[in-house]
RNA sequence: UGAGUCGAUUAGGCGAUCGCUGCCGGUUCAACCAGCAGAGGAAAGUCCGGGCUCCUGAGAUCAGAGUGCCAGGUAACACCUGGGGGGCGCGAGCCUACGGAAAGUGCAGCAGAAAGGAAACCGCCCGAGCGUUUGCUUGGGUAAGGGUGAAAAGGUGCGGUAAGAGCGCACCGCGCGGCUGGCAACAGGCGUGGCGAUGGUAAACCCCACUCGGAGCAAGACCAAAUAGGGAUCCUCGUGCCGUGAUCUCCGGCGGAUCCGGGUAGGUCGCUUCAGGCGGAUGGUGACAUCCGUCGCAGAUGAAUGGUCGUCCACGACAGAACCCGGCUUAUCGAUCGACUCAUUUU
Numbered sequence: 001u002g003a004g005u006c007g008a009u010u011a012g013g014c015g016a017u018c019g020c021u022g023c024c025g026g027u028u029c030a031a032c033c034a035g036c037a038g039a040g041g042a043a044a045g046u047c048c049g050g051g052c053u054c055c056u057g058a059g060a061u062c063a064g065a066g067u068g069c070c071a072g073g074u075a076a077c078a079c080c081u082g083g084g085g086g087g088c089g090c091g092a093g094c095c096u097a098c099g100g101a102a103a104g105u106g107c108a109g110c111a112g113a114a115a116g117g118a119a120a121c122c123g124c125c126c127g128a129g130c131g132u133u134u135g136c137u138u139g140g141g142u143a144a145g146g147g148u149g150a151a152a153a154g155g156u157g158c159g160g161u162a163a164g165a166g167c168g169c170a171c172c173g174c175g176c177g178g179c180u181g182g183c184a185a186c187a188g189g190c191g192u193g194g195c196g197a198u199g200g201u202a203a204a205c206c207c208c209a210c211u212c213g214g215a216g217c218a219a220g221a222c223c224a225a226a227u228a229g230g231g232a233u234c235c236u237c238g239u240g241c242c243g244u245g246a247u248c249u250c251c252g253g254c255g256g257a258u259c260c261g262g263g264u265a266g267g268u269c270g271c272u273u274c275a276g277g278c279g280g281a282u283g284g285u286g287a288c289a290u291c292c293g294u295c296g297c298a299g300a301u302g303a304a305u306g307g308u309c310g311u312c313c314a315c316g317a318c319a320g321a322a323c324c325c326g327g328c329u330u331a332u333c334g335a336u337c338g339a340c341u342c343a344u345u346u347u
Base pairs, nucleotide, nucleotide: 001343002342003341004340005339006338007337008336009335010334012312013311014310015309016308017307018306020038021037022036023035025033026032040318044329045328047327048326049325050324051323052216053215054214055213057250058249059248060247061246062245064212065211066210067209068208069083070082071081072080073079084098085096086095087094088093099207100206104205105204106201107200121146122145123142124141125140126139127138128137129136130135154172155171156170157169158168159167173195174193175192176191177190179188180187181186220269221268222267223266230260231259232258233257234256235255240254241253242252243251274296276295277294278293279292280291281290282289283288
């Protein structure tokens, strides 16, 4: 100097003027005046987890859904942090749907001799017969070489053999046993066995372990008002319906289903002080925890923060709360800062 990796902050600023919403105060209480505050890093998706609200008489049996290496964090989680295994990258780093294939079932086209208790197409060796230029037929042995395939009876080397083969040996791999380190996942090394552990796939069904009631702010509570506490058909006093996943039993309550028609869809609460923000100290590798101090930071309801002018500049993208919070995912113009890696050059 260039190219990268990881992390953090910000999200146009300033001034003037008119306008909007909430709260507090003043007031002549209709209205007006003044003060304070007023959309995001994702407010989005509604994919998870909860807080909160309501339902829930008891017992039994299940279904369904989710997660899936280990240890922690958290209100909780499919989130986050740290570690292990595997993979990618020269590296800083990044990804991970990571329990079980000897419980069972299924799936894998074509090719190939043969695709999971599965082998001999070419070939190599020995014997016999024929032929004699190469050879042909047949019996036995073989799986080292070649071929096919994503994958073919562990791999490399040496010895041995008629030719070969873990046939034997060495090293690696695999199984078994125990030792050391670590909370653990795992890692390391030691001994032993020639070893059928001869595949793959569970993001196939399945098995195993753990967790889980349901519905949701249009939840729910209160006030006021109005109408027609209306009508028809079918079933019927229980073999039905209800008691908030399903089924059954007991218990308790009650008529049930369908259609037509009428009234009201108004107001208040829920609604913002919270697992809250900021700063500091201590502990911890870290997520985070504890303590101290400080601040109050939108509550609309056909839906509030907008318009105009001037100026600076990095010339502004994606984009607007609707009960709240913790995450994840997606979209995105820029600006600033820190640490680390690689390449080149100079000293």
This is a predicted structure of a 347-nucleotide RNA (Bacterial RNase P class A) from uncultured Luminiphilus sp. It was read from a public genome assembly, where an Rfam model found it. The model forms 96% of the base pairs in the Rfam consensus. Model confidence (mean pLDDT): 76 of 100.